Predicted 3D model of a 167-nucleotide RNA (FMN riboswitch aptamer (RFN element)) from an uncultured Anaerolineales bacterium.
RNA sequence: CAAAACCUUCAGGGCAGUGUGAGUUUCGCAGCCGCGAAACAAUUCCUGAUCGGCGGUAGGACUGGGUUGCCCAGUCAAGCCCGCAAGCCAACUCUGCGAACACAGACGCGGCACGAGUCGGUUCGAUGCCGACGCCGACGGUAUAGUCCGGAUGGAAGAAGGUGGAG
Numbered sequence: 001c002a003a004a005a006c007c008u009u010c011a012g013g014g015c016a017g018u019g020u021g022a023g024u025u026u027c028g029c030a031g032c033c034g035c036g037a038a039a040c041a042a043u044u045c046c047u048g049a050u051c052g053g054c055g056g057u058a059g060g061a062c063u064g065g066g067u068u069g070c071c072c073a074g075u076c077a078a079g080c081c082c083g084c085a086a087g088c089c090a091a092c093u094c095u096g097c098g099a100a101c102a103c104a105g106a107c108g109c110g111g112c113a114c115g116a117g118u119c120g121g122u123u124c125g126a127u128g129c130c131g132a133c134g135c136c137g138a139c140g141g142u143a144u145a146g147u148c149c150g151g152a153u154g155g156a157a158g159a160a161g162g163u164g165g166a167g
């Protein structure tokens, strides 16, 4: 200096509307079906707005330095480029449990969904820079939800610190 193993802490953001009215309630008419009126009524529809976990990549930005139009170092920088995580689903596998069934739990794999980006410019080179126009977002609840409520005072990619000490 430092592997394994272990411990602690931390680890997600976001809605408005004098739009519409499913429906609910009340009142009136009516023998019933029903008809009419009023009020309330969607963060879900419509219109407009708005949000972006973690690791990697880096031609951008900032800071510092140098042999100064170039080079070096540090920090930050992608929702839709490569991966990861949370949620849901059934089968398989494993465990509870000696065998089968059932039930419960766990990991892996698969699926939902391996969510979603193109065009133009600059350039030797763009997925990342600049510009324009787009697109995506678990499950349950509820009038159809990325933004409300709930599982969740949960879980977790991972980040920081500590113990440790193979080598």
Base pairs, nucleotide, nucleotide: 001167005163006162007161008160009159010158015048016047017046019045023040024039025038026037027036028035029034049147050146051137052136053084054083055082056081060076061075062074063073064072065071066070079135080134087112088111089110092108093106094105095104096103117133118132119131120130121129139150140149141148
It was read from a public genome assembly, where an Rfam model found it.